Predicted 3D model of an 837-nucleotide part of an RNA (large-subunit ribosomal RNA, domain II) from a marine metagenome. The prediction has a mean pLDDT of 81. RNAcentral holds the full RNA, with entries from SILVA.
Context: one part of a larger RNA
RNA sequence: GGGCUUUGAGCGAUCUUGUCAAAAUGGUUUUUACCGACCCGUCUUGAAACACGGACCAAGGAGUCUAAGACUUACGCGAGUAUGGUGGUGGAAAAACCAACAUGCGAAAUGAAAGUAAUUGAUGCCAAGGCAACAGCAGCAUCGACCGACCAUGAUCCAAUGGAGAAAGGUUUGAGUAUGAGCGUAAUUCUUAGGACCCGAAAGAUGGUGAACUAUGCCUGUGUAGGGUGAAGUCAGGGGAAACUCUGAUGGAGGCUCGUAGCGAUACUAACGUGCAAAUUGUUCGUAAAACAUUGGUAUAGGGGCGAAAGACUAAUCGAACCAUCUAGUAGCUGGUUCCCUCCGAAGUUUCCCUCAGGAUAGCUGGGACAAGUACGCAGUUUUAUUAGGUAAAGCGAAUGAUUAGAGGCAUCAGGGGUUCUAUGCUCUUGACCUAUUCUCAAACUUUAAAUUGGUAAGAACUCGGGCCUUUCUUAAGUGAGGCACCGAGGCUCAAUGCGUGUCCUUAGUGGGCCAUUUUUGGUAAGCAGAACUGGCGAUGAGGGAUGCUCCUAACGUUAGGUUAAGGUGCCAAACUACACGCUCAUCAGAAACUACAAAGGGUGUUAGUUCAUAUAGACAGCAGGACGGUGGCCAUGGAAGUCGGAACCCGCUAAGGAGUGUGUUACAACUCACCUGCCGAAUGAACUAGUCCCGAAAAUGGAUGGCGCUAAAGCGUGUGACCGAUACCUGACCAUUGGUGCGAGAGUGAAGCAUCAAUGAGUAGGAGGGCGUGAGUGUCGUGGAGAAGCCUCUGGCGUAAGCCUGGGUAGAACGGCAUUUAGUGCAGAUCUUGGU
Numbered sequence: 001g002g003g004c005u006u007u008g009a010g011c012g013a014u015c016u017u018g019u020c021a022a023a024a025u026g027g028u029u030u031u032u033a034c035c036g037a038c039c040c041g042u043c044u045u046g047a048a049a050c051a052c053g054g055a056c057c058a059a060g061g062a063g064u065c066u067a068a069g070a071c072u073u074a075c076g077c078g079a080g081u082a083u084g085g086u087g088g089u090g091g092a093a094a095a096a097c098c099a100a101c102a103u104g105c106g107a108a109a110u111g112a113a114a115g116u117a118a119u120u121g122a123u124g125c126c127a128a129g130g131c132a133a134c135a136g137c138a139g140c141a142u143c144g145a146c147c148g149a150c151c152a153u154g155a156u157c158c159a160a161u162g163g164a165g166a167a168a169g170g171u172u173u174g175a176g177u178a179u180g181a182g183c184g185u186a187a188u189u190c191u192u193a194g195g196a197c198c199c200g201a202a203a204g205a206u207g208g209u210g211a212a213c214u215a216u217g218c219c220u221g222u223g224u225a226g227g228g229u230g231a232a233g234u235c236a237g238g239g240g241a242a243a244c245u246c247u248g249a250u251g252g253a254g255g256c257u258c259g260u261a262g263c264g265a266u267a268c269u270a271a272c273g274u275g276c277a278a279a280u281u282g283u284u285c286g287u288a289a290a291a292c293a294u295u296g297g298u299a300u301a302g303g304g305g306c307g308a309a310a311g312a313c314u315a316a317u318c319g320a321a322c323c324a325u326c327u328a329g330u331a332g333c334u335g336g337u338u339c340c341c342u343c344c345g346a347a348g349u350u351u352c353c354c355u356c357a358g359g360a361u362a363g364c365u366g367g368g369a370c371a372a373g374u375a376c377g378c379a380g381u382u383u384u385a386u387u388a389g390g391u392a393a394a395g396c397g398a399a400u401g402a403u404u405a406g407a408g409g410c411a412u413c414a415g416g417g418g419u420u421c422u423a424u425g426c427u428c429u430u431g432a433c434c435u436a437u438u439c440u441c442a443a444a445c446u447u448u449a450a451a452u453u454g455g456u457a458a459g460a461a462c463u464c465g466g467g468c469c470u471u472u473c474u475u476a477a478g479u480g481a482g483g484c485a486c487c488g489a490g491g492c493u494c495a496a497u498g499c500g501u502g503u504c505c506u507u508a509g510u511g512g513g514c515c516a517u518u519u520u521u522g523g524u525a526a527g528c529a530g531a532a533c534u535g536g537c538g539a540u541g542a543g544g545g546a547u548g549c550u551c552c553u554a555a556c557g558u559u560a561g562g563u564u565a566a567g568g569u570g571c572c573a574a575a576c577u578a579c580a581c582g583c584u585c586a587u588c589a590g591a592a593a594c595u596a597c598a599a600a601g602g603g604u605g606u607u608a609g610u611u612c613a614u615a616u617a618g619a620c621a622g623c624a625g626g627a628c629g630g631u632g633g634c635c636a637u638g639g640a641a642g643u644c645g646g647a648a649c650c651c652g653c654u655a656a657g658g659a660g661u662g663u664g665u666u667a668c669a670a671c672u673c674a675c676c677u678g679c680c681g682a683a684u685g686a687a688c689u690a691g692u693c694c695c696g697a698a699a700a701u702g703g704a705u706g707g708c709g710c711u712a713a714a715g716c717g718u719g720u721g722a723c724c725g726a727u728a729c730c731u732g733a734c735c736a737u738u739g740g741u742g743c744g745a746g747a748g749u750g751a752a753g754c755a756u757c758a759a760u761g762a763g764u765a766g767g768a769g770g771g772c773g774u775g776a777g778u779g780u781c782g783u784g785g786a787g788a789a790g791c792c793u794c795u796g797g798c799g800u801a802a803g804c805c806u807g808g809g810u811a812g813a814a815c816g817g818c819a820u821u822u823a824g825u826g827c828a829g830a831u832c833u834u835g836g837u
Stems, first nucleotide, its partner, number of pairs: 039054004055837006063337001065194006072187006080105005086099003109116002121143005129134001145177002147174003150170002156164003197336002200333001204326006215300005221294003226258003229254001233250007262287003267283002270281002302318001304314002339771006349362001351360003363510002366506006377499003381496002383458006393448001394446002400442003405437001407435003412432008462490005467484004473480001513537004518532005542553003557734007567724003570708003576721001578720006590710001601695003605692010622679005628652003634646002658673001662671002735761009772826001774823010790810004796805003
């Protein structure tokens, strides 16, 4: 002087923490403006629906448990395993432990049964192992062996009408053997039976209670003004021979009459209609001495009563009362079915069903496992080769069938004429028929014949040569044909492109579908009904089509920036009142597929075009002149002279003039046109095509290119740039999922971890995984009168979320974290239940 150890002092990064303070860029709340934005649940192809449930709040409220079974997983033991009781050991009592039994399942199958009764096989692929050669687990595939049944055979033996049975067999058959794998417990999922996820019938059955209402019978009581009418009988008088009769009184009958009480209940279809009343009130009305009204008693009871009969009445209940029970009856039907996130993700089709509002079955889906680890494998693809087909098209001077038109025909057949005395003769003619042509067609016609499409193949398990084997095939023939993991040789380049493949177990939901392009059947057609291929909606948001389940673009984690798609760029409303060339004027303009309509037919609106014709030998248009004669043609007519009508429609003179284009007349006349000429001086006429515009074009609240509005467009057509524009595409960050690769115990944690890379992210029914929250038990660690839980809160924070933590206030005695077990465990709906408003 250095190092190490110990002790003491100082400084001290960092870490933890008290108090005070500021701010916004942070948090939260309220208000305003702009943009987007229809109400949830539900059945449904489709709901904001003029489809149903829903005023609001609190509490309650729906896949449970048991048994059996299936697949899978975990654990214990294992040719066994589990349970039971018994005995023992043990202990406070148990549990645990030991032993031998019993029982279940398993360790052997097969056959109807009598009965009989199995083992280390070979080849191919292949994990571990091995430097390699090799080796070869589990499993899969192929072949053989063994056992039972069945078929066939039957040496030999025995107690011999029979029985036993070796060896060698069989495209027959079994839920078999082939060095066991089971048993028990627990759990998820699924199936079935149970109230069976919850609520809900109309019904059915058993046993009772009711006739205080009301129906009917019987018994017993009670009640019913005043009038009218005036039966029988009686009396008096008259008449009569009598029978009897007439008149007047008297009399007081009657399911008679008017009408009060009573009983009822016709009309106003009055009042009332959360009433006075779960049937009343008013006025009106029916009956009112009777089949009258009525009290009390008694009788009849539910498939029963009672009924002057209305299915009326039978206690506000009646085409079968009420009460209790079976009973949480059943419902293929309606409604409801409670926390979060992540991953995957359907079907409405096949077959069968007393099947059509439902099931089973296959399909489509999820989950799990196994075998390998980039393939000699796979494919909604292409190519090459080969094969199948009879649609489209085409064809009908090809078959079949239909079908138009002429032409030519020896013979034949049928009909009609002529000739002739007749004829089976001759001749003319119409058809059939024949020949060569011609026109048009076919889902159930076709010679021909696509496109698209289906099958197979594109190698090593191969090719060639040799050898061997077999015989129902084949040959005259061991010739061929076929077979062989027998030998030798060749040799993997075996068409392209893309790709994490194959196998098994289990399983929910679905089994109403709808739409579009194309093809297609029925139908006049349909937003009609039925099919095919593909794609969508259903189950799906986003940008566009004003609006919108299905159209166009495009499928979606949370974000920032950029670029596009469809579609747009006057303003609403992001983006050129852009550029260039045409068209269009609408006293109903027009303005973008699906798609929210217009036609036949017209236009001297305008534009472009086509074909004819006229024109300096003077057109067209305009103005002007002529427009004659035979002839008043013939017929017809009462009349008809160019012009009611019929037939015919010439000639002359001319530059030209119809036996007449119209007006007109009773008939003529007159005018006009065609036609010709003069003036004029350059283009004109007709028919048609298609752009645009117009007409055609009428409906009920006022009204819709989306609105305003727009006319040198902001309309229509064509072209050219620029720009706007999505959750699409590109780039960055973060989250999640899936997959790949790497990392080894060094302070702690840690393989279900850490690091890193890449891809992906829609979703109804449904499945799976991971979480949050509630009550209770156990273990452990904690909080609490220095204030637990609960409640309130514009205190703040964390988490994708379910939720959690924290501050403040209130409150006053219990409560929490973690692990594990367990469940009467999560509400917005059910015309849900109860309470409150």